[in-house]
Context: one part of a larger RNA
RNA sequence: GAUGAACGCUAGCUACAGGCUUAACACAUGCAAGUCGAGGGGAAACGGCAUCAAGCGCUUGCGCCUGAUGGACGUCGACCGGCGCACGGGUGAGUAACGCGUAUCCAACCUGCCCCACACUAAGGGAUAACCCGCAGAAAUGUGGACUAAUACCUUAUAUUUUCCACCAAGGGCAUCGUCGAUGGAACAAAGAUUUAUCGGUAUGGGAUGGGGAUGCGUCCGAUUAGGUUGUUGGCGGGGUAACGGCCCACCAAGCCUUCGAUCGGUAGGGGUUCUGAGAGGAAGGUCCCCCACAUAGGAACUGAGACACGGUCCUAACUCCUACGGGAGGCAGCAGUGAGGAAUAUUGGUCAAUGGGCGUGAGCCUGAACCAGCCAAGUAGCGUGCAGGAAGACGGCCCUAUGGGUUGUAAACUGCUUUUAUGCGGGGAUAAAGGAGUCCACGUGUGGAUUUUUGCAGGUACCGCAUGAAUAAGGACCGGCUAAUUCCGUGCCAGCAGCCGCGGUAAUACGGAAGGUCCGGGCGUUAUCC
Numbered sequence: 001g002a003u004g005a006a007c008g009c010u011a012g013c014u015a016c017a018g019g020c021u022u023a024a025c026a027c028a029u030g031c032a033a034g035u036c037g038a039g040g041g042g043a044a045a046c047g048g049c050a051u052c053a054a055g056c057g058c059u060u061g062c063g064c065c066u067g068a069u070g071g072a073c074g075u076c077g078a079c080c081g082g083c084g085c086a087c088g089g090g091u092g093a094g095u096a097a098c099g100c101g102u103a104u105c106c107a108a109c110c111u112g113c114c115c116c117a118c119a120c121u122a123a124g125g126g127a128u129a130a131c132c133c134g135c136a137g138a139a140a141u142g143u144g145g146a147c148u149a150a151u152a153c154c155u156u157a158u159a160u161u162u163u164c165c166a167c168c169a170a171g172g173g174c175a176u177c178g179u180c181g182a183u184g185g186a187a188c189a190a191a192g193a194u195u196u197a198u199c200g201g202u203a204u205g206g207g208a209u210g211g212g213g214a215u216g217c218g219u220c221c222g223a224u225u226a227g228g229u230u231g232u233u234g235g236c237g238g239g240g241u242a243a244c245g246g247c248c249c250a251c252c253a254a255g256c257c258u259u260c261g262a263u264c265g266g267u268a269g270g271g272g273u274u275c276u277g278a279g280a281g282g283a284a285g286g287u288c289c290c291c292c293a294c295a296u297a298g299g300a301a302c303u304g305a306g307a308c309a310c311g312g313u314c315c316u317a318a319c320u321c322c323u324a325c326g327g328g329a330g331g332c333a334g335c336a337g338u339g340a341g342g343a344a345u346a347u348u349g350g351u352c353a354a355u356g357g358g359c360g361u362g363a364g365c366c367u368g369a370a371c372c373a374g375c376c377a378a379g380u381a382g383c384g385u386g387c388a389g390g391a392a393g394a395c396g397g398c399c400c401u402a403u404g405g406g407u408u409g410u411a412a413a414c415u416g417c418u419u420u421u422a423u424g425c426g427g428g429g430a431u432a433a434a435g436g437a438g439u440c441c442a443c444g445u446g447u448g449g450a451u452u453u454u455u456g457c458a459g460g461u462a463c464c465g466c467a468u469g470a471a472u473a474a475g476g477a478c479c480g481g482c483u484a485a486u487u488c489c490g491u492g493c494c495a496g497c498a499g500c501c502g503c504g505g506u507a508a509u510a511c512g513g514a515a516g517g518u519c520c521g522g523g524c525g526u527u528a529u530c531c
Base pairs, nucleotide, nucleotide: 001530002529003528005527006526007525008524009523012383013382014381015380016379018376019375020341025339026338027337029336030335031334034083035082036081039080040079042076043075046074047073049070050069051068052067053066055064056063057062090294091293092292099219100218101217102216103215104214105213106212109211110210114207115206116205117204119202120201121200122156123155124154125153132145133144134143135142136141162187163186164185165184166183168181170179172177192199193198194197220266221265222264227257228256229255232254233253234252235251237249238248239247269291270290271289272288273284274283275282276281296317297316298315299314300313319330320329321328322327347373349372350371351370355369356367357366358365359364386417387416388415389414396408397407398406399405400404422468423467424466425465426464427463435454436453437452438451439450440449441448442447443446475520476519477518478517479516480501481500482499486515487514488513489512490511496503497502
């Protein structure tokens, strides 16, 4: 000098950043991933409308209210279907590794949504959930029968293309090779909706984005760890994969790594960066960004463009809970919050207004991402606790060479001034707003313009004005040397101090108190750690 700090004393305000470093310990409760009715069958709930019935008011055909019926309407719980749930958010346990960083390569690869180009979107079929009727079960849930729809599922047709096989030809690569073109053969598509113009669907090629793989170099400590290895190292052939590869398998060979530190053990997520230092270095990796890994422990696959999946599935295990003892349920290292551990770390808050994400034609819905607010001197910065005058150098305190002097000290009193801040009153829809909807116009199908209306959580906040009145606001450590700052009293090797040297045994500038002084100041000291 620094810190994600803690402790002690003290504490007025604002802004901006930060806040479980320990038990990857266990978790009550709420919320954190839904959305689409412009894919579908439908109608549990709500609303409107229509019809019918009862009641009340009573103007006798109108109003109110109750009930029933009607998916024709707005919509919509559950269900089928699509997309999303692989993002966003958390944590750092594991990992010394192509994990990360940097550079290069893939002629060995994939890529939903998005963009561009091109060609299509034909003909049929059988089911199934919901609903209904049963059965079993305490529950979780399971099971049987019957009905039905689709952008769900299946069959067929077509094939610009694509893939594979055969064959011909051109140019190319470091090699295994691979590209373009011609001919013949084989295989593979699709889905509609709403109403007339949109949204979709299928095949192929290209792009963009995101990922997968390979390699060079770099990446902590220990030799009181010296040998390690049998799918091990390489080859032929296969399997598997999006793809290369002992990734896996059969066979063959006996290799491969290592004192330039293999193997083993310990420790650890890596980087951008941060701290320190003149630098070279040394140390650290919290917040923010990128990458990786993990989601109670271990294992596995399914679905899917993408996972071997935090709020999905299955199995095993520990733990917790429910149970009718037969059997079931759960996973905060999401946001809050609880217990425990600890020197120690916050609210069971508000809003989707902005930014961003998912779904949707859209309006919109969801979003503990995010934006805000709350708590905490835990950090940095800013402001304030007043300013000017005022000597009888007052009173009081302390000290001395004591009828006196010194110091506290212009300090106070007193006089004048100011009002940041504070309190009160009033103004202020300030910035962040861009958008959305309706109408009209222009160009001509989604843009631009005009106009009307509407959207702000924070928040009547920031900010501004007026009034009042010095009014509401200073402490902590130290004073023997290092080290800025000294005297008196008490104590008497006691009580105590102390970072080191060392003080204290009767004149202690070193202990305790007082007066005075020094340093820093909304902080000051102590402890811990790094340079």